[in-house]
């Protein structure tokens, strides 16, 4: 420093899937049917070790898979993005 890369707060954008039945003012609670973008878990290539067994063990991402959690009109959240502010200091 015309500042990577992360990270906080604040605003803004932001999807999917039953306004399902039964009780109830309503939140919920029970039964089924679904979602998958909080969070959660689980796996490839690799890569390293054992030492011949196309093995075994360990580290291993995700919008993939699971759906425990949440969530299936509104509203609340909402991975992820933008802009603002401040931290950080890769590099020069």
């Nucleotide at each position: 420093g015309u500042g990577a890369u992360u990270g906080u707060a604040c605003g803004g954008g932001g999807a999917g899937a039953g306004a399902a039945c039964g009780u109830g003012a309503g939140a919920a609670c029970g039964u089924c049917g679904c979602c998958g973008a909080a969070g959660g878990a689980g796996c490839a290539a690799a890569u390293a070790g054992u030492g011949u067994a196309u093995g075994c063990u360990a580290u291993g991402a995700a919008u993939c898979u699971c759906u425990c959690a949440g969530g299936c009109a509104a509203a609340a959240a909402g991975a992820c993005u933008c802009g603002u502010a401040c931290a950080u200091g890769a590099c020069g």

A computed fold for a 92-nucleotide RNA from Kurthia sibirica, annotated as Glycine riboswitch aptamer. It matches the Rfam family "Glycine riboswitch aptamer". Rfam links the family to the GO term glycine biosynthetic process. For this family Rfam cites "A glycine-dependent riboswitch that uses cooperative binding to control gene expression" (Mandal et al., Science, 2004). Its mean pLDDT, the model's own confidence on a scale to 100, is 83.